[in-house]
RNA sequence: GCCCCUGUGGUGGAAUUGGUAGACGCGCCGGACUCAAAAUCCGGUUCCGCAAGGAGUGUCGGUUCGAGCCCGACCGGGGGCA
Numbered sequence: 001g002c003c004c005c006u007g008u009g010g011u012g013g014a015a016u017u018g019g020u021a022g023a024c025g026c027g028c029c030g031g032a033c034u035c036a037a038a039a040u041c042c043g044g045u046u047c048c049g050c051a052a053g054g055a056g057u058g059u060c061g062g063u064u065c066g067a068g069c070c071c072g073a074c075c076g077g078g079g080g081c082a
Stems, first nucleotide, its partner, number of pairs: 001081007010026003019065001027045006046055003058074005
């Protein structure tokens, strides 16, 4: 230099058929149980806003009624060829 794969909450990872983003697990917070703890069980857990509502899938654009998903450029990570 060229080619391929990949980037989603604190974390692993779904949503890949373009149509409710964050399922499920871990972690964290609160509670129950316990003399106390561990384990177990229950509830909560993106951000802004009093609310209505708005924003958010690496960044910036584009296509579309509608984009995490499709297209372009760039950035980061992994692999292959030279």
Background
Transfer RNA from Caulobacter sp. SLTY, 82 nucleotides, folded computationally. It was read from a public genome assembly. It matches the Rfam family "tRNA". Gene Ontology term of the family: triplet codon-amino acid adaptor activity. The family's RNA type in Rfam is transfer RNA. NCBI's taxonomy places the organism under Bacteria, Pseudomonadati, Pseudomonadota, Caulobacteraceae, Caulobacter.